[in-house]
Context: one part of a larger RNA
Molecule: small-subunit ribosomal RNA, central domain
Organism: metagenome
Formats: sequence, C1' cells, structure tokens
RNA sequence: UUGGGUUUAAAGGGUGCGUAGGCGGAGCGUUAAGUCAGUGGUGAAAUCCCGCAGCUCAACUGUGGAAUUGCCAUUGAUACUGGCGCUCUUGAGUGCGGUUGACGUGGGCGGAAUGUGCCGUGUAGCGGUGAAAUGCUUAGAUAUGGCACAGAACACCGAUCGCGAAGGCAGCUCGCGAAGCCGCAACUGACGCUGAGGCACGAAAGCGUGGGGAUCGAACAGGAUUAGAUACCCUGGUAGUCCACGCCGUGAACGAUGAUCACUCGUGAUUAGCGAUACACUGCCAGUCACCUAGCGAAAGCGUUAAGUGAUCCACCUGGGGAGUACGAUCGCAAGAUUGAAACUC
Repeated sequence: UUGGGUUUAAAGGGUGCGUAGGCGGAGCGUUAAGUCAGUGGUGAAAUCCCGCAGCUCAACUGUGGAAUUGCCAUUGAUACUGGCGCUCUUGAGUGCGGUUGACGUGGGCGGAAUGUGCCGUGUAGCGGUGAAAUGCUUAGAUAUGGCACAGAACACCGAUCGCGAAGGCAGCUCGCGAAGCCGCAACUGACGCUGAGGCACGAAAGCGUGGGGAUCGAACAGGAUUAGAUACCCUGGUAGUCCACGCCGUGAACGAUGAUCACUCGUGAUUAGCGAUACACUGCCAGUCACCUAGCGAAAGCGUUAAGUGAUCCACCUGGGGAGUACGAUCGCAAGAUUGAAACUC
C1' cells in the first nucleotide's frame, strides 16, 4: 500500500455548530467536460512476447510482427455523471393551531433537617465501637420546650418516567429564552447529508481574585486495631464542598456501539400528541423499555432504537512492552493538556 476491521479481541473523536471538500430527489430541454466509438499523429532503439532464419544445438545473434494498456488532434454517440436553463413536490424548511417536559437563565418565597447563640425544665452522664479510648460534660452537657441566626440540600410524589447535542437537569412560583412532538397541507421549491481544519459547549477535581462557610471533609492531629498500620474503625479538623467573574479541557465524557437516509417476522409494556367509533375497542405518529423470527456474530449476544440488508461522509486501528513516555511545537498562571516517536526487548 492493497485487503480487512472498530459493543466486549487494537480501533467511534466527550458533544454540537459549521468552512473547504466529498456525496446528493423527480421531469423536460440544451451542452458535450467526464464517459464510449471511429480515424490520423506520436508513443526512439534495445529489452519482453510470437513467427522465421544464422553459428553442428543452446546461450547468443539477425530479421519480421505484435505489444508499447499512454498522450495529442479530429469526427461522431448522448444512457449515466457534470455544466446551463425551465418546471415539480415527496427530502428540507416556513406558516397556522395544539401539546408536553427535573430544558436553560434571572428573581422571589417555603418547610423539614443540621449546626450555633440566648432563655427555661432537668441531673449525671453523653457520645462512640466488634470491644474501647481519644472527645464533650457539675463553669450544668446529653435529652427536652421556646426564640433567634446561618449556610447548604430539596424527603414523600418518583417510575423500566420525562427533558437536553453531550456534559447534565428535581421544593414552589413569576419573568425571559430555546428546542422537540402532534395535526393541517397554506407557503418556499432541493434550500439537503456529512464535515479535515475552525469555533462553541463540556462532570468532578484543580487554579486566580473577591465573597460565604451550616454540613460533609483530602491534608493534618489524636484514639484504637495490628508484628507494624504513614490504612480500613472512632473523635476532631484545614483546603475544598456554596456564590460571582475568569481559567483548566480532562473522565469507565459508556449504549465501551460516529452522523444521516432507505428497506426488513411478530408479541407485550409505557410517555406525549392525533383520528375514527358500535364507547367493547381498533388505528396513526414521535419517543422509551422487555422478549423474540430471519439474518448477523468467535461467542456472549444484537435483533425496525440492529451488532440485519444497502448508500454517503467523517474519525480511528495494524503484536506485547518501552509509552501516551522522550524530544520538539501549540495551549495553560500552574497543575498539566494536545500532538506524539525511537533505540532496546519478548
């Protein structure tokens, strides 16, 4: 490189938007760039292949042909692809009317719990564990009643539920913003799909500045356990956990399954919407979940939400270790991230 692959063996980018590029619905006309056919020129010779001939044969050599799959010019063909023009509506979108939801964002409000402070009741323990101890407590704890304050999280509902591109999203309510789904078929008329670079978003932890600090809690301290115990258990506890703004850009960022389109046996459950009805039920569309046929698969399994059958585009893989390391470069305040080898070794 060809071929082959990417759920679990190596391999799907964390996710989206989108530039270039690649690919692209139906009909008619035109063009003739790609494509196809004919002709002419050129494609040096030698070599290779075929025929014949010459050295006694062969190697070798001579001679003729073929080949030289290409390029250029020209004359035609017009199915397909492309260009141009016109038209279409099924792809895509708009509109109108509904609908659903923990979708985002800003504000307001709420109760339970926890902790703390003050006041009261009350007296000797509380707490914790496998058992204990450290710890708290006669300066009155724990428990209990009342009041107050603070911060964080929202029990039940709650679900195989829902929403979101992913990360993710859950008390109630108001404002603002956005998307999906369903119905109608009024409008545009291929406006589409994918997407190298690029841009944006991106859990947790971490970083910077300023707030906040109830709980929990890396580090740390003490008590235990133990041969030891830099742990597991216990008592404390700083960063952090929360907010604002700015960085970081990574995760088993997982469905370990890229996006889009078409096609392909059934059964059951469920969410939102719609239609007709004999009010039994039966259907349509968009999701979610369980089983299963064919088929696929090394098997496990997947199975209309495919890992089936096809099409387009992107990303990625090529034995284990060395190594996601070194070096260089880019980004970053740093931590580090991205890109990413080789020697050597088995």